A computed fold for a 370-nucleotide RNA from a Chromatiaceae bacterium, annotated as Bacterial RNase P class A.
The coordinates come from a structure-prediction model, not an experiment, and the mean pLDDT is 76.
Of the family's consensus pairs, 97% are formed in the model.
Its Rfam family is "Bacterial RNase P class A". The family's RNA type in Rfam is ribozyme. Gene Ontology terms of the family: dimeric ribonuclease P complex, tRNA processing and ribonuclease P activity.
[in-house]
Formats: sequence, C1' cells, structure tokens
RNA sequence: GGAGUCGGCCAGGCAAUCGCGGUUCUAUUUUAUAUAGAGCGGAGGAAAGUCCGGGCUCCACAGGGUAAGGUGCCAGGUAACGCCUGGGGGACGUGAGUCCACGGAAAGUGCCACAGAAAAUAUACCGCCAACUCGCUUGCGGGUCGGUAAGGGUGAAAUGGUGCGGUAAGAGCGCACCGCGCGUCUGGCAACAGGCGUGGCAGGGUAAACCCCACCUGGAGCAAGACCAAAUAGGGGAGCAGCAUCGGUUUGCGCUGGAUGCACGUAUGGCCCAUACGGUUCCCGGGUAGGUCGCUUGAGGCCCGCGGUGACGCGUGUCCAGAUGAAUGAUUGCCCACGACAGAACCCGGCUUAUCGGCCGACUCCCUUU
Repeated sequence: GGAGUCGGCCAGGCAAUCGCGGUUCUAUUUUAUAUAGAGCGGAGGAAAGUCCGGGCUCCACAGGGUAAGGUGCCAGGUAACGCCUGGGGGACGUGAGUCCACGGAAAGUGCCACAGAAAAUAUACCGCCAACUCGCUUGCGGGUCGGUAAGGGUGAAAUGGUGCGGUAAGAGCGCACCGCGCGUCUGGCAACAGGCGUGGCAGGGUAAACCCCACCUGGAGCAAGACCAAAUAGGGGAGCAGCAUCGGUUUGCGCUGGAUGCACGUAUGGCCCAUACGGUUCCCGGGUAGGUCGCUUGAGGCCCGCGGUGACGCGUGUCCAGAUGAAUGAUUGCCCACGACAGAACCCGGCUUAUCGGCCGACUCCCUUU
C1' cells in the first nucleotide's frame, strides 16, 4: 500500500416563521375534555414479516389419558424459546473466520433411477490360471471342464484400504500399518479425545423416508376484557327435556325441576374419562354500535463500577410516545457523509428479510521498503 473477516456507533445537522398530539401550570368562561398563554416531552435498526417464545385478559374450578404438533451433540444463560454463549464433532476457507435439519440403521418396514455381470437370496461382461484336447509357423490360437474376484470396465456407491510375502493364477490366505468390533486405562461435569491389549473381523447408504427413543405443548386473543349511558319488540316460530325413589297436594286418578340417583345438554382444538354448570338447540325479525378504562413504569433503555472466557448477573446514577379516518408537518437560508430501507396502535425477548452512506476498534493474508 492492497484485499478480507468479526464487532460497535450514527441514520441528515443548525437557525427562523407558522402548524400538530400528550402532559403540567395560569387566566377566562356558555363548565363545553371550551378558549388563550407559557414550560417539558413526542416513531426504528429494523417500527417490516406474523416465524418462534412469553407477560396480560377471558373460557374456567381446569385434572388425567390418547391423538396431533414441535425440538434433537454437551454444558451454561434467560421469564421462556426452535434464541444466545462456550465447548465437542463434521464441512468450507491459505487464514482471520463461516455454516450445520448434529439422538437411533444391531426393533421393524421402505427406497438406492440409469448404467453395469451384479446394488442382496449378491454376482462374472472383458479378463487371469491349471488339467485334457485340436491346429500350426514350436510359440501362439481354439474348444471342454474346473479354479478365481487381485487387474480392467459401469456407477454417487461394487462388499475393507496400502504394501510385502505366498500361489498354477489369486484371495486377510499370512504379515505390517490404517480402518472396524470388543475389553480396559488416562484427561474432561459432559459431548468427546488419546493410550494399551485383543480378534482376521465383512455388505453399504438413506430417518429434511415411515418408524423408534428423549424432552416440551389447553385454547382464543386488546376487534382480549371490564364499566357507564342510551335504545329496542324481555318479539315470532320449530324441536329435545326421560326413568326410578322419597316428599308435598288430592277421596282417588293425577299434578309437582321440591330433593336424590341414573340419563340428556353445555363448557375456547379432536376423542375418552373426570369435574363444574344446568333447561337446551336452531331459524326469522328488531335495537345499539356512544363514552371511559384497559393505554403504558416494564423480565425496560443507557453510562459507570464489580464478577464471569462469554452469553449474562449484581449495584449506583440517569431517562421514559400513547394516536383512534389515526399526532412530529410546511416554508426559507446555510452546512454537509447529499441521506437508502422505511412510521408505534396491548407490551416485551429473539430470529428472518430490506437497506444509501459515514465513522471507530481488533484480527488475517498478499506485495514492497528498512
């Protein structure tokens, strides 16, 4: 000097004039969330997607099972998570680093196209070799039968790999190393890593296929829900409401949701059990849709200090938008990195996606010079 990797910060600024919404104070007043003035505050790193996890509200007193769904190495963090941090293993990269849908194939089932002899009941296309035999140019070629899977070919993958020995030619046939199985030791909380011994040991892959295993999971959602006010037609129709016992009433029949039991119906995912409540289901028609609360102080943000490898935890200080057809805009001037993606609607923690430019820090590689 160039090219990268990881982390953090900003998100146009200043001034003037006019204008919005919240809140506090003052004054006026028709007491109407009215009018006027002043002070203080007023959209994001993603507010986006609605993909996860919760807080909160209700069903509702809300338990058990099944089905269904989710996650999937180990240890931590967190309110919790499918998130984050650290570690292990694997893949990519020269490297700083990045990514992982990372439990189980010896419980079972399925699949591995095409090519190839053959992808499981494993096999012989080309080939190599022994014996016998035929021909001939005496060294080759052909045939029969037998042995073979080392060499070649096909394929993503061919039944352990490399080398040496051995053999008629070969083969874990034998040996060495690697791989694999079993046993044991060391380090580590663990995932796992390494060492030693032993056995010639034989088909692999695939679970983001079905499946098995471990753990987790009620539902609906601020248009939740609560309160106030007002209005209407507490309208019309159709069905289901059973049995038994006791009690009451009656001359008796009967009546009786009065009690109990069984049945029936309902209850914010399906089914079963349990529990609770009890009249319940459907159709037609009518009224209201106004206001207040919920509504913003939270598992909250930021600086600093302490602890921790880190996520993070603890402590002091400081800061804080609540609209409701929907608030922060318009004009002018100057500066400049010439500003992209883009606007809260109950509130948070994550992930993912979009994005103009600028600044800061650490680390890696290459070139040159000293």
The organism belongs to Chromatiaceae, within Bacteria.